[in-house]
RNA sequence: AGGAAACUUGAUAGAUUCUUUCGUAUAAUCUUGGGAAUAAGGCCCGGGAGUUUCUACAAAGCCACCGUAAAUGGCUUUACUACGAAGGACAGCAGGUCGUGU
Repeated sequence: AGGAAACUUGAUAGAUUCUUUCGUAUAAUCUUGGGAAUAAGGCCCGGGAGUUUCUACAAAGCCACCGUAAAUGGCUUUACUACGAAGGACAGCAGGUCGUGU
């Protein structure tokens, strides 16, 4: 003189966490393989797509339709998750950055 670590003591920016309301994404949607039930039934398991996107992709109710076959359809209501904005709570602790001293 330089470096590292620990402690100390200042400055500084402010977040993390919880929660509320919004916004964006996605329509809690579409598609596909296998299996199952059959009007007292209409389900189960898996793949894919969809998001500058992680996750999720269901539940309940009502109505229709299918004359026993292999196929369901419509409507309503209810979320989670990711990111962003605003408000509230908690916290000024821990941590970050720049210094002081040992």
The RNA shown here (Purine riboswitch aptamer) has 102 nucleotides and comes from Scopulibacillus daqui. The prediction has a mean pLDDT of 76. Rfam family: Purine riboswitch aptamer. Rfam describes the family as follows. Riboswitches are metabolite binding domains within certain messenger RNAs that serve as precision sensors for their corresponding targets. Allosteric rearrangement of mRNA structure is mediated by ligand binding, and this results in modulation of gene expression. A class of riboswitches that selectively recognises guanine and becomes saturated at concentrations as low as 5 nM. In Bacillus subtilis, this mRNA motif is located on at least five separate transcriptional units that together encode 17 genes that are mostly involved in purine transport and purine nucleotide biosynthesis. It was read from a public genome assembly, where an Rfam model found it.